[in-house]
Molecule: transfer RNA
Organism: Anaerolineae bacterium
RNA sequence: GCCCCCAUAGCUCAGUGGAUAGAGCGUUGCCCUCCGGAGGCAGAGGCACAGGUUCAAGUCCUGUUGGGGGUACCA
Numbered sequence: 001g002c003c004c005c006c007a008u009a010g011c012u013c014a015g016u017g018g019a020u021a022g023a024g025c026g027u028u029g030c031c032c033u034c035c036g037g038a039g040g041c042a043g044a045g046g047c048a049c050a051g052g053u054u055c056a057a058g059u060c061c062u063g064u065u066g067g068g069g070g071u072a073c074c075a
C1' cells in the first nucleotide's frame, strides 16, 4: 500500500428496513436492615462522524475517523 471484520449506555452484548432502541453488570436515589458491599423499588444514561438510497435507516450504500486481523514490497 491492498483486502477483510468491527464501532449501539460507564463495561459486556442483543436489535439484520417499520411505532417511543433493550438486557445483564455497574451507577444514583429511596425503602429495608443493628450495619451494608446482602435484599426490594424507582431513575439517569447510547446508535463514532458526514453524506446518500427509501414513505421509513442502529440496520442498506459511499467517504472519513478509530480499533482488530490478513497479505505484498522493502532488489
Stems, first nucleotide, its partner, number of pairs: 001071007010025004018055001027043005048064005